RNA sequence: UGAGUCGGACGGAUGGCCGCGGCGGCCGGGCCUUUCGGUCCGUCUGUCGAGGAAAGUCGGGACUCCACAGGGCAGGGUGCUGGCGAGAGCCAGGUCGGGGCGACCUGACGGACAGUGCAACAGAAAGCAGACCGCCGAUGGGCCGGGCGACCGGUCACAGGCAAGGUUGAAACGGUGCGGUAAGAGCGCACCAGCGCCCGGGGCGACCCGUGCGGCUGGCAAACCCCACCCGGAGCAAGGCCGAGCAGAGGGCACGGGCGGCCCGUCCGCCCCCACCCACGGGUGGUGGGCAACCCUCGGGUAGGCCGCAGAGAUGGAUGGCCAUCGGGCGCCUCCGGCGCUUACAGAAUCCCGCUUACAGGCCGGCUCACCGU
Numbered sequence: 001u002g003a004g005u006c007g008g009a010c011g012g013a014u015g016g017c018c019g020c021g022g023c024g025g026c027c028g029g030g031c032c033u034u035u036c037g038g039u040c041c042g043u044c045u046g047u048c049g050a051g052g053a054a055a056g057u058c059g060g061g062a063c064u065c066c067a068c069a070g071g072g073c074a075g076g077g078u079g080c081u082g083g084c085g086a087g088a089g090c091c092a093g094g095u096c097g098g099g100g101c102g103a104c105c106u107g108a109c110g111g112a113c114a115g116u117g118c119a120a121c122a123g124a125a126a127g128c129a130g131a132c133c134g135c136c137g138a139u140g141g142g143c144c145g146g147g148c149g150a151c152c153g154g155u156c157a158c159a160g161g162c163a164a165g166g167u168u169g170a171a172a173c174g175g176u177g178c179g180g181u182a183a184g185a186g187c188g189c190a191c192c193a194g195c196g197c198c199c200g201g202g203g204c205g206a207c208c209c210g211u212g213c214g215g216c217u218g219g220c221a222a223a224c225c226c227c228a229c230c231c232g233g234a235g236c237a238a239g240g241c242c243g244a245g246c247a248g249a250g251g252g253c254a255c256g257g258g259c260g261g262c263c264c265g266u267c268c269g270c271c272c273c274c275a276c277c278c279a280c281g282g283g284u285g286g287u288g289g290g291c292a293a294c295c296c297u298c299g300g301g302u303a304g305g306c307c308g309c310a311g312a313g314a315u316g317g318a319u320g321g322c323c324a325u326c327g328g329g330c331g332c333c334u335c336c337g338g339c340g341c342u343u344a345c346a347g348a349a350u351c352c353c354g355c356u357u358a359c360a361g362g363c364c365g366g367c368u369c370a371c372c373g374u
Base pairs, nucleotide, nucleotide: 001370002369003368004367005366006365007364008363010361012326013325014324015323016322017321018320020049021048022047023046024045025044027042028041029040030039031038032037051345055356056355058354059353060352061351062350063235064234065233066232071284073282075231076230077229078228079227080093081092082091083090084089094109095108096107097106098105099104110226111225115224116223117220118219132166133165134162135161136160139159140158141156142155143154144153145152146151174192175191176190177189178188179187193217194216195214196213197212199210200209201208202207239307240306241305242304248298249297250296251295252294256272257271258270259269260268261267276290277289278288279287280286327343328342329341330340331339332338333337
């Protein structure tokens, strides 16, 4: 100097003219009012007026209502370690894997020895596996030869044995070598990879390092599942207040018991029981409420205003248009200047914190690599 990588903030400025919305002020006018004053309209004027993501609505909370509270089941969420946090999540690390020369980026992470299941096609066979091509045929058997006999030799590959070689596949029951065997095979041994265990050292921990021992050696749980821990629901169109207006009709309230009153009746009132109804996210049980003030069906009326609502606070939903100068980027030229083009993503709606996505352009800092110079 250039490129890369990680992190942080910025993301146009100024002036003029016209135009918007909120909250005020002066003045003028209308209506109401005894007055104070209230309300509406208009001119002028002061002041305030979108974001790092306001986006997506993926999460968590504040807040509001259901509702008084609790037990199981179903359902949902989380899942390596430590720390912070109400929580979502964030920060730092560990192990295995992938990319990059590197700084760095990125995927996964309770359990496969509780059980069930899956791996198309291919292949003999996809986990108590497996025999297509193969190897052996010691032992048993067939045939031939030798031998008095016991037996010996050859051959067949029948019975039987093997899974070491080959085939297929993403993956084939650890790898290499030696021994052993009829032929093989962790069958045994040496070394190695993985796994497990004891001990020693380091670390808060996940784990790491070292010696030794063990013949122990598929994958998938983002398949169902198992284990541990956690979890009410609905949401500002939540929820309150005011005003206006109409039109109600039908249906749902079991049985039993107790007490009291009275006109001592087949009456009335109250209580219990608990049938029924409603509420408690699903279901169960349980709890509470109702006895029509509740619920269901049909029909009628209203759709207004205020609050919730804030340093913008709208609600048919506001900050826009034009001109000029400057700034940034790119390109060109007759090059200390000039010309042309361009200037990102994008607009609050109860609020807060995260996550994810979009973004022209330059700025600051750490680190890595390459080149040059000292």